[in-house]
RNA sequence: GGCUGAUAAAGGCAAACCGCCCGUGAGGGCGGGACGCAAAGUCGCAGGCCUUCAACAGGUAGCUGGACUGCCGGC
Numbered sequence: 001g002g003c004u005g006a007u008a009a010a011g012g013c014a015a016a017c018c019g020c021c022c023g024u025g026a027g028g029g030c031g032g033g034a035c036g037c038a039a040a041g042u043c044g045c046a047g048g049c050c051u052u053c054a055a056c057a058g059g060u061a062g063c064u065g066g067a068c069u070g071c072c073g074g075c
Stems, first nucleotide, its partner, number of pairs: 002075004012037002017032006035062001041068003045065003048060004
C1' cells in the first nucleotide's frame, strides 16, 4: 500500500422514546437513553425520500452511489 471484517483488545458513535431549546415544516442542537453501526467520521456531488412561505428554496450523511479522511485485527 491492497484486500478483508470470522475471532480478540482498547476505545468510538447512538435509532426509538423522554425533557429543554430552535425552525412554518421536513428537521436540527443539548441532556438522558440504546435499536443498531467497521466508517452510523466529514462533504448535499448524482439518484432516492421528505418539507412548504413554491423557488434559482430547504431537510435527510442511520436510503444508495461517489469523494476525502481514519482505529484495531486477519491475509
This is a predicted structure of a 75-nucleotide RNA (c-di-GMP-I riboswitch aptamer) from a Candidatus Bipolaricaulota bacterium. The coordinates come from a structure-prediction model, not an experiment, and the mean pLDDT is 85. It matches the Rfam family "c-di-GMP-I riboswitch aptamer". Its family is annotated with cyclic-di-GMP binding in the Gene Ontology.